[in-house]
Molecule: SAM riboswitch aptamer (S box leader)
Organism: Paenibacillus albilobatus
RNA sequence: AUCUUAUCAAGAGCAGGUGGAGGGACUAGCCCGAUGAAACCCGGCAACCGGCGCGUAUGCGCACGGUGCUAAUUCUUGCAGGAACGUUGCGCUGCGGCAAGCAGCGGUUUCUGACAGAUGAGAG
Numbered sequence: 001a002u003c004u005u006a007u008c009a010a011g012a013g014c015a016g017g018u019g020g021a022g023g024g025a026c027u028a029g030c031c032c033g034a035u036g037a038a039a040c041c042c043g044g045c046a047a048c049c050g051g052c053g054c055g056u057a058u059g060c061g062c063a064c065g066g067u068g069c070u071a072a073u074u075c076u077u078g079c080a081g082g083a084a085c086g087u088u089g090c091g092c093u094g095c096g097g098c099a100a101g102c103a104g105c106g107g108u109u110u111c112u113g114a115c116a117g118a119u120g121a122g123a124g
Stems, first nucleotide, its partner, number of pairs: 002123007013042001016041003022032003026078001028076002043070003048066003051062004074116001079113007090106006
């Protein structure tokens, strides 16, 4: 790096230390940041795996070990479909004596499912 599987609407420093400008995976947005980013340490949260205890048990508890996490729903979004709204006001296509106008797709909101991503456990 690849595959399988589970989870991703909760939680965790509103004066901790070092550090110094970047960060939120990517796209587009929108945010966070010298009233101090990333990273490291400490603290904390959770309880996926191991461990321990209880239990007949798929379970419950502890949080000792291994990870993880600690702004915003995985910050929103990116593909497909559904529903509601709106409407010829604008763009495109088509139909219209091409004139009024009509249909479809773009629009807005929302829902569902994928995709992508993150983390755990397992595989090879």